[in-house]
Order: sequence, then structure tokens, then C1' cells
RNA sequence: GCUCGGAUGGCGGAAUAGGUAGACGCGAGGGACUUAAAAUCCCUUGGCCGCAAGGCUGUGCGGGUUCGAUUCCCGCUCCGAGUA
Repeated sequence: GCUCGGAUGGCGGAAUAGGUAGACGCGAGGGACUUAAAAUCCCUUGGCCGCAAGGCUGUGCGGGUUCGAUUCCCGCUCCGAGUA
């Protein structure tokens, strides 16, 4: 250089013949139980704005197609594998 695969919350990791993103687990916060703790159980948990109701934004980055994109197309960045 060429070919192939990958990039998703704090972490691991789902969801792709386009239709509510973040299932599930870990971690974190709050609570119950306990004399106290551990274990267990319940609730919450992307970011920003807001007193709240709620709003905006978000799947590596930038474009494109589409009513609608994590998913399809193009370019780029980074990681991994193969090959000369």
C1' cells in the first nucleotide's frame, strides 16, 4: 500500500432485511432488613438547560439518501487481523 473486521452511557456488552437507542450485567447514589455490618431485596442512574413541568442533544468524526439512520452510501480518524 491493498483486503477484511471493529468504534454504542463511568465500564463490559445487546439492539442492524431502516421505525420509542441504551436490554442485561458491573459500578455508583438512595432506601429496607440488622444492635451494627456483610449478604439479600427495592428504587434511581448518558450529557446539558430548568425550582418544577418539561426542553435540547446524544451510537468515533464530517457529509449524503430517506418522512425517519446505531443500521444504507461516500470520505476521514483510531484499534485489530490478514497479505505483498

Transfer RNA from a Bacteroidales bacterium, 84 nucleotides, folded computationally. Model confidence (mean pLDDT): 81 of 100. Taxonomically the source falls in Bacteroidales (Bacteria, Pseudomonadati, Bacteroidota, Bacteroidia). Its Rfam family is "tRNA". From the family's description: Transfer RNA (tRNA) molecules are approximately 80 nucleotides in length. Rfam classes the family as a transfer RNA.